[in-house]
Molecule: SAM riboswitch aptamer (S box leader)
Organism: Halobacillus sp. A5
């Protein structure tokens, strides 16, 4: 970096450093930020994808744990953009696309 697949309405922040942006990208909103953004470090926490333990097993599933590998810790992936449906409008619902993370493969 590509492909496959599962999940994405829940949950969980302090300190140090840094010094103006940030919420993936483009765009339109909205929001966060000098009462200190991003990034980095430390500690803590959340969750339970892999792992681990037990059970039933054909694939696999169920229950539990949190030692290990990831991940995450403002707002639904912050919301819209594309398609379909409802609707006078406004707006709403569902799906897709894109993205994020895990696992597997190249």
């Nucleotide at each position: 970096u590509u492909c496959u697949u599962a999940u994405c309405a829940a949950g969980a922040g302090a300190a140090g450093u840094g010094g103006a942006g940030g919420a993936a990208u483009c765009u339109g909103g909205u929001c966060c930020g000098u009462u200190g953004a991003a990034g980095c470090u430390u500690c803590a926490g959340c969750a339970a994808c892999c792992u681990c333990u037990g059970g039933a097993c054909a694939a696999u599933c169920c229950a539990g744990u949190a030692a290990g590998g990831u991940g995450c810790u403002a707002a639904u992936u912050c919301c819209g953009g594309c398609a379909a449906g409802u609707u006078u409008u406004u707006a709403c619902u569902u799906g897709a696309a894109a993205g994020a993370u895990g696992a597997g493969a190249g």